Description:
This is a predicted structure of a 109-nucleotide RNA (SAM riboswitch aptamer (S box leader)) from an Acidobacteriota bacterium.
[in-house]
């Protein structure tokens, strides 16, 4: 690379450097020389893994808690619902449902 599972309506920005594109891809619609994107520093959000406690089951080891409580060590994230949409169903061509794609985590490899 690829595969599996879970989640994706909430939340959280300042400063410095750089200098033209950026928001994954196509179509839209946005962001951007009043400096975006990116990088760095600090700050923050969240709680997937982890750790501690609690409850249930159990002789124990342990397992479960798909909304028990807590801490933040490993990730992640901090414009717009994953910005919207691509395929199908449905429809007032709006809403909605499902899928695909993508992102993140955990595991496999």
């Nucleotide at each position: 690379a690829u595969c599996u599972c879970a989640u994706c309506a909430a939340g959280a920005g300042u400063g410095g450097c750089c200098g033209a594109g950026g928001g994954a891809c196509g179509g839209g619609c946005c962001c951007g020389a009043a400096g975006a994107c990116g990088c760095c520093a600090c700050g923050g959000c969240a709680a997937c893994c982890g750790c501690c406690c609690c409850g249930a089951u159990g002789a124990a080891a342990a397992u479960c808690g798909g909304g028990g409580g807590g801490c933040a060590g490993g990730u992640g994230c901090c414009a717009a619902c994953u910005c919207c949409u691509g395929c199908c169903c449905g429809u007032a061509u709006u809403a909605g449902g499902g899928g695909g794609a993508g992102a993140u985590g955990a595991g496999a490899g």
The coordinates come from a structure-prediction model, not an experiment, and the mean pLDDT is 83.
Rfam family: SAM riboswitch aptamer (S box leader). Gene Ontology term of the family: regulation of gene expression. Rfam describes the family as follows. The SAM riboswitch is found upstream of a number of genes which code for proteins involved in methionine or cysteine biosynthesis in Gram-positive bacteria.
The source organism's lineage runs through Bacteria, Pseudomonadati and Acidobacteriota.